[in-house]
Overview:
This is a predicted structure of a 1439-nucleotide RNA (small-subunit ribosomal RNA) from uncultured Magnetococcus sp. Its Rfam family is "Bacterial small subunit ribosomal RNA". Its family is annotated with ribosome and structural constituent of ribosome in the Gene Ontology.
RNA sequence: AGAGUUUGAUCCUGGCUCAGAACGAACGCUGGCGGCACGCCUAACACAUGCAAGUCGAACGGUAACAGGGACUUCGGUCCGCUGACGAGUGGCGAACGGGUGAGUAACACGUGGAAACCUGCCCUAGGGUACGGGACAACAGUUAGAAAUGACUGCUAAUACCGUAUACGUCCUACGGGAGAAAGAUUUAUUGCCCUUGGAGGGUUCCGCGUCGGAUUAGCUAGUUGGUAAGGUAACGGCUUACCAAGGCGACGAUCCGUAGCUGGUCUUAGAGGACGAUCAGCCACACUGGGACUGAGACACGGCCCAGACUCCUACGGGAGGCAGCAGUGGGGAAUAUUGCGCAAUGGGGGCAACCCUGACGCAGCGAUGCCGCGUGAGUGAAGAAGGCCCUCGGGUUGUAAAGCUCUUUCAGUAGGGAAGAUUGUGACGGUACCUACAGAAGAAGCUCCGGCUAACUCCGUGCCAGCAGCCGCGGUAAUACGGAGGGUGCAAGCGUUGUUCGGAUUUACUGGGCGUAAAGGGCGCGUAGGCGGCUUUAUAAGUUAAGGGUGAAAUCCCGGGGCUCAACUCCGGAACUGCUCUUAAAACUGUGAAGCUAGAGACAAUCAGAGGUGGGUGGAAUUCCAGGUGUAGAGGUGAAAUUCGUAGAUAUCUGGAGGAACACCGGUGGCGAAGGCGGCCCACUGGGAUUGUUCUGACGCUGAGGCGCGAAAGCGUGGGGAGCGAACGGGAUUAGAUACCCCGGUAGUCCACGCCGUAAACGAUGAAUACCGGCUGUUUGGGAAAUCGACCUCCCAAGUGGCGCAGCUAACGCGUUGAGUAUUCCGCCUGGGGAGUACGGUCGCAAGACUAAAACUCAAAGGAAUUGACGGGGGCCCGCACAAGCGGUGGAGCAUGUGGUUUAAUUCGAUGCAACGCGAAGAGCCUUACCUGCUUUUGACAUCCUGCGAAUCUUAUAGAGAUAUAGGAGUGCCCUUCGGGGAACGCAGUGACAGGUGCUGCAUGGCUGUCGUCAGCUCGUGUCGUGAGAUGUUGGGUUAAGUCCCGCAACGAGCGCAACCCCUGCCUUUAGUUGCCAGCAGUUCGGCUGGGCACUCUAAGGAAACUGCCCGUGAUAAGCGGGAGGAAGGUGUGGAUGACGUCAAGUCCUCAUGGCCCUUACGGGUUGGGCUACACACGUGCUACAAUGGCAGUGACAAUGGGUUAAUCCCAAAAAACUGUCUCAGUUCGGAUUGGGGUCUGCAACUCGACCCCAUGAAGUCGGAAUCGCUAGUAAUCGCGUAACAGCAUGACGCGGUGAAUACGUUCCCGGGCCUUGUACACACCGCCCGUCACACCAUGGGAGUUGGUUCUACCCGACGACGCUGCGCUAACCUUCGGGGGGCAGGCGGCCACGGUAGGAUCAGCGACUGGGGUGAAGUCGUAACAAGGUAACC
Repeated sequence: AGAGUUUGAUCCUGGCUCAGAACGAACGCUGGCGGCACGCCUAACACAUGCAAGUCGAACGGUAACAGGGACUUCGGUCCGCUGACGAGUGGCGAACGGGUGAGUAACACGUGGAAACCUGCCCUAGGGUACGGGACAACAGUUAGAAAUGACUGCUAAUACCGUAUACGUCCUACGGGAGAAAGAUUUAUUGCCCUUGGAGGGUUCCGCGUCGGAUUAGCUAGUUGGUAAGGUAACGGCUUACCAAGGCGACGAUCCGUAGCUGGUCUUAGAGGACGAUCAGCCACACUGGGACUGAGACACGGCCCAGACUCCUACGGGAGGCAGCAGUGGGGAAUAUUGCGCAAUGGGGGCAACCCUGACGCAGCGAUGCCGCGUGAGUGAAGAAGGCCCUCGGGUUGUAAAGCUCUUUCAGUAGGGAAGAUUGUGACGGUACCUACAGAAGAAGCUCCGGCUAACUCCGUGCCAGCAGCCGCGGUAAUACGGAGGGUGCAAGCGUUGUUCGGAUUUACUGGGCGUAAAGGGCGCGUAGGCGGCUUUAUAAGUUAAGGGUGAAAUCCCGGGGCUCAACUCCGGAACUGCUCUUAAAACUGUGAAGCUAGAGACAAUCAGAGGUGGGUGGAAUUCCAGGUGUAGAGGUGAAAUUCGUAGAUAUCUGGAGGAACACCGGUGGCGAAGGCGGCCCACUGGGAUUGUUCUGACGCUGAGGCGCGAAAGCGUGGGGAGCGAACGGGAUUAGAUACCCCGGUAGUCCACGCCGUAAACGAUGAAUACCGGCUGUUUGGGAAAUCGACCUCCCAAGUGGCGCAGCUAACGCGUUGAGUAUUCCGCCUGGGGAGUACGGUCGCAAGACUAAAACUCAAAGGAAUUGACGGGGGCCCGCACAAGCGGUGGAGCAUGUGGUUUAAUUCGAUGCAACGCGAAGAGCCUUACCUGCUUUUGACAUCCUGCGAAUCUUAUAGAGAUAUAGGAGUGCCCUUCGGGGAACGCAGUGACAGGUGCUGCAUGGCUGUCGUCAGCUCGUGUCGUGAGAUGUUGGGUUAAGUCCCGCAACGAGCGCAACCCCUGCCUUUAGUUGCCAGCAGUUCGGCUGGGCACUCUAAGGAAACUGCCCGUGAUAAGCGGGAGGAAGGUGUGGAUGACGUCAAGUCCUCAUGGCCCUUACGGGUUGGGCUACACACGUGCUACAAUGGCAGUGACAAUGGGUUAAUCCCAAAAAACUGUCUCAGUUCGGAUUGGGGUCUGCAACUCGACCCCAUGAAGUCGGAAUCGCUAGUAAUCGCGUAACAGCAUGACGCGGUGAAUACGUUCCCGGGCCUUGUACACACCGCCCGUCACACCAUGGGAGUUGGUUCUACCCGACGACGCUGCGCUAACCUUCGGGGGGCAGGCGGCCACGGUAGGAUCAGCGACUGGGGUGAAGUCGUAACAAGGUAACC
C1' cells in the first nucleotide's frame, strides 16, 4: 500500500465483499510447564448458611463466665472484685471511611477554568480557662404481660451521662445604650483529657463561563412561573418558602416533549484528523427490596440505623412478630458465558485504645479457568541400501525423505532426593519447605489446528454425479470436480488453531484535513425579501478575533523517550518529555471586527433618446369552419388500406345570395423580439412594468446571496354564473382482429372560451442556482451610439447591450463545454450518498375534492447506472449482387406404382441421419450371407493376435446322429532346413495353462481424422507508425470502377499475409511430330467389304507448339482505372465447363469406415449356427417413375453418336434410339393408361414361401392436367430421347457418366428470400428463436389499515391522607432553675391545621403487544392470459 465483483470487451460512477488490528468474549478440535494480569457484559432476579464494625476498665456503676490470690471451712464447699481480666449495661469515639453496583440521571451530574454568602469531629498552631453546686436514669432487685419479639410497674445507684450558677481574653449579636455564651475529669508519674477563642491543613457546601448523544414525523413551553418588596428558613446566597405588587421568563444559536445513556482520566483503531467504547486501575456522581420521611451527629436524610406505606419471603400459640448479599464466599434462576461456602492479619492501610492489644472477606496470599499477554520445552549431531509401508505413475520412476531405523551425544522443562532465602528497622511469615541452588535417572513424560479455484501461501488420486454437500465475495457440483467427501502430499500458525459475535481500519463510502450535482444519485418551477453569512478605496482610534513572551492550572496511573529490577520478556520501579486545553498578565497592530472621518470605480438617482407578440382593460376587422333561410340542381355524398356505421329523392354533396354565432388570428414570421419564470402573435385606444444607449449632473457602499416567509406559476382538474362555432376525454356505433374495452372511421358529453374563486403541479429542460472579477479568436443576427463617406439608403471600421454557429487554451469518465463555460477564483443558498421497497405507509400542514408538501422502516438483491467500443439485429436509411423476384419453359402438390422417412405394429421390425444443410441419405444393390436385431440350439484362451508346454507335418477323405453349428468313430499321407542321428527348427493342426483376445456396447457434449453449411460469398487479418485514458480506431473508410478488398485516384498511413484472379484439367481454331488395329484425296486391283497394293493429304488418335492481351480504332471517363461501340479473328473482354472452398459459424454430422481417452461386459453385451426380421400397414410426408393422350398411340420403313466395358489405342462384341417418312386410330375412360389379379414359362442361385428379375397369354384399377402452396432452369441451357458404367450370382423408376434433337424469356430491381459495403437506433451479446411488462393462480416472508382488546409511560381535575418535621394549642402530666412556697419558667403526652408518599375516581395524550377481515409490497428453473417497452418495437417514446 491494496484486491475481487456490473460488461462480449472498455473507461467511469457506485455499492457489496476480503486481506489488518483489537476483545471482560463464547463455541468446535486439541492441550506439557512457568510468570504476570483478568474472570456475571444477561435478572438493580430471589436468596439457605457463615463471616464482612467495632473498640475503650486510663470515663462509670459493677462482677455473668475464666484464671490467680486471700479469708473461712464440716474439706463437700462458702465468702472477698483483691488481681489478671470482663458478659450485659451507662458513657466516649467510630459506625457518613473502607467494600459493592450502574438502576436512575441529558443534569452545574461530569470535565475544565474561575468565584464566595459558608461549615468543618479527630490533627497542627497560638492565647486563655478548667470554679461552685444539683437532680436523675439504666444496669441490678422484686412484681408482672406475652408463644416470641418485646415490654410494663415499683425500688436502689455511678460517671468524662444530664442540669444550674459564677467567670469570660483577641468570641458573637447590637437599635451602640447594652446583651449573650463554657468546661470533666482519670491515674498518681508524668502525662492525658475537657472548655472558650485565633490562624492553618485537609475535607465538604454553594454559584458562574465553556464543553457534553439522537429525534422537528416533538414548535411553542412556563403561575412560584420571571422580577421586586417584606418576612421566614438555612452552615450559607437564592422563589428555598410565604404574603403583596408587577407581567414577565425560555425558544429555530432548537425551548418543551420523546428515546437512549452514569461522566472523566483513558481503552481500541487510525498516517493523521477522526470514529467506536467507558471491563479491570484511578477521580467524581448516583443508588442500597420499591416509594416517602425525618432522627442522631462535625458530617447521613445513613448498604450490614430508625419510622410509615407497598410487594415478596419466613416464624407464630393466629393475638402478633422478623427480614433485605448491587460486601466476601456460596445457592437457585436467567444465559452462549464468567471462579473457592479456602488461608492469614506476616506485610500495606483503616477504626478504637496511653498502651499491650482487639477488629478488619479492605488487603496479602493460595485454589479454579489456555480468558489474555509473555517466556520455555516436546531433543541435538551423524546417518542413502535413498529400507519397508503409504501415495502417485507416462511403469522408466517420483514423493513421503535424513524423515525413520542404526550410531554418537545432551538433560532445559517435568520427575525423585538434599539444601534453602529475601519479603522484617524490635518482635511477628498466611504464602511455603515456595522462589532459588545442588545431585540423580533416562530421549526418556510433552503437537495440534486450519487451509490448499481466484482474492491468498499451498496439488494430485479415488468416491459422488445440480445428489450429497461447500460458500467471506465471485461462485463450485448435471460421469474425467486442484472448489463436495476421503486419502497421499503441501502451506500457514503453534499450546494453541479455527469459527461466530462486536469495534475501528481499508471507506476520499458524510469528504475539517478530503467528495460531488449537463447525461451516473443530486440546482429549489420563478421572483421579492426577513434573519443570517459575505462585502469597494483612504485615514485614524481601539485591541474582541489574531500573533509573541511569561505566570497558574492541566491529579496519579496510561502513551512516548532514557535508565534500573525480576536469567530474558510480559510485568514493574525511577527520571524526563508530553497532556495539542482553560485562564491571567504584558506586548504588537499587518489582516478581520468595532467606533470616527472622508472618497467614487460597486449600487442607485437625474436628463435625452430608442426597440419590443412585456402586462391589464376597452373597442374593432377580414378569411375560414358550422348552422339557419332562400335560389340553381340531381343521385349520390362522405369516409378508408379496403369498407361500413353516417347524410341524401322529406332533395343531400356541389354552387350562389343573405343571415346567425363562437373561437382562432394565414401571409409578414426569422436559432427575430419581449418577459424572472410560466409564457406572449390581426388592428386601434387608454393605463402600466422592465430594459438598452448616450451624458457624467447628484447620493456616497446605500451592495451580493438569501433559511423561514410572501407573491407569481403551462396543461389538466374543482366551485358559482355565463357561453358553446370548431375540436373533443367519457360514451354509442362501424370496421380491423384469435380477441380489440385500442390504433382507423361516423357521431358525441364534460372540457376547451369568458368572469370571479380554488388547485400549485410538468421532461416547469439549457435536464446547467444567483452574483462578481479574470482568461486567444473567427463568423452571422437584433437594438442603440460613434468615425469616415454620401443628396440619401447602402457598404467599411469602432463601442455597448442581447441572441446564434464554429472553435484556442483549459476542463471533462467520455459525450461534449468552450467570454451566454461544464475554464480560473471568491461569496451565499438549494440538493446528493447503492438498486428495489417508495416519493409509498404512518403522523402533521394545506385543499371543496382530486390531491399537494413533508417523509420513513421491515424485507430483499449484488448489483442498479453513465459514456463510449466491437458485433448482431430492426416491420431504419443509402448503394450493390444472386434463377432472389419479375419475364418465360417444364414440373411437384391430385392418380397408380417405386423408393426413403415418420407413426403404428411386432419376438425382432438392428442402428444412425431430423429446417434450409435428414427423408432414391450411410446402403455403388437385405432371399441365405451381408446383419449389427429376434427365436431356439450351442461354445468358453475363444472366429482373430503374441508368448509357453505337450503331441502330431501339412493335407485329403469315409460313416453315423443332428435343422445346422457340432459331436463320435475311422481311412490315406508323409514333405522342407540343420544334425553329433538322440534330435532340433520353420510353417501348420490338435490339446492344455494363464497373461490376454473379443465387443457394430455407452459417451461425436472427452477427441483425431473426414464431411456438410453459410459460400466460390468477397471477405478475414497482421507488422510498424499514428490517434484514443481505454475497449478500440486508422490501414479495410471516401470518389469512381469491377464478377471480385478487381483496379485507379485521394487520404496518417506505409507495407504484408490468407482469400479473388492467374498457374492445373477438359473443350473450341490452326500447326509440328507420329501413322497401326485408324483414314482414303489422287493411282491400281477388287469377291465391292479400306477388302488389297499404295499413301499419310484429310478425319482421328496423343505428345508438343501457337493463339486473346482491352493488343488496335472511335467515343466516354478525371488526361486514370474502366466502360460502350467497332475492326480483325476459330474464339472478345474471367471464351465454355470443371478442379480449387480464406478467418470463422453451427458443442452441425459421424465412437456403425478408421483411429482413440474414459466407462461398462468377460461361461457373456464375446464366438458359432438354424429359422425369422430389417420387405409388417389404418395412416402422414419427402424424392421419383408412368400417365391422363392426336405436338399422341399402334404397325411398318428408317439413318447418324459419344462415353464406357470385355486382360489388348481404334479390329470384333456389348449395340440398340428419339427424331424423320408412310399407314391406321378420330376424342372415347378410348387401339389412352397400365396398376392389380389368374395362368404358363425363362434365368440366377444350395435355396426365389415369407421375399428376385424377366417373357408370353388373359385381366384392364385409379387417372380427363391436379386446392392452398411449392421446385428447377439464362444456351448447346431448360425440355425431350435413348446409351453406358460401378457394385453384383441375380435384381435399378436410384446414383454416376455419355451423346442425339433442341427452345422461350430477362422491361427491370418496387416487392419476397439470401448475401456484401457504408450509415443510423438499440434496454440485444446464449446476440430478435433476443430482451422484457402487468393482471391472475400457488407457496413463503416482512409490513400498512382494522371493530376492538391487553399492558406500559405520562398529564389534568377531584377524593383519601400513613409516618414525619413545621405551625397553633395544650383541659391533663411534669426531677433539676426561680420562688413571696401560692406558684412561675421550661418540658411532655394529647388535640387541631396546612404540606405530603401509597391508594382511588374521571377524562385525555403517547408507546407497545394481540386481532376476524383487508390493502398493496418482496421473493420463488420450467403455471395462465396477453405484448406494453427496447429497432420507426410495428400507433415514436416519455413527464